The RNA shown here (c-di-GMP-I riboswitch aptamer) has 86 nucleotides and comes from an Anaerolineales bacterium. Lineage of the source: Bacteria > Bacillati > Chloroflexota > Anaerolineae > Anaerolineales. The model forms 90% of the base pairs in the Rfam consensus.

RNA sequence: CUCCGAAAAAAGCAAACCCAGCGAAAGCUGGCGACGCAAAGCCAUGGGCCUAAAGUUGUGAUGACUAUGGUUGCCAGGUUGUCGAU
Numbered sequence: 001c002u003c004c005g006a007a008a009a010a011a012g013c014a015a016a017c018c019c020a021g022c023g024a025a026a027g028c029u030g031g032c033g034a035c036g037c038a039a040a041g042c043c044a045u046g047g048g049c050c051u052a053a054a055g056u057u058g059u060g061a062u063g064a065c066u067a068u069g070g071u072u073g074c075c076a077g078g079u080u081g082u083c084g085a086u
Stems, first nucleotide, its partner, number of pairs: 004084002012037002018031005035073001041079003045076003048071003055065003
């Protein structure tokens, strides 16, 4: 340095619920909390998934399509890291 990830050590992050706020929504931010996580650090590049305001279209009414929105704790990829059993 690379690989690997332990019945190790020192750390770290923080699901759901609830509260406050933002947002059309999905969801996000902060607080509480801890389901879990060897990258559950970062990046929306590819795929998947979620939402549909505006737009297009349609119905007597209900609707349908669509990402420029979101999800990195869905997968992959890129990138930066802690430790040292095997």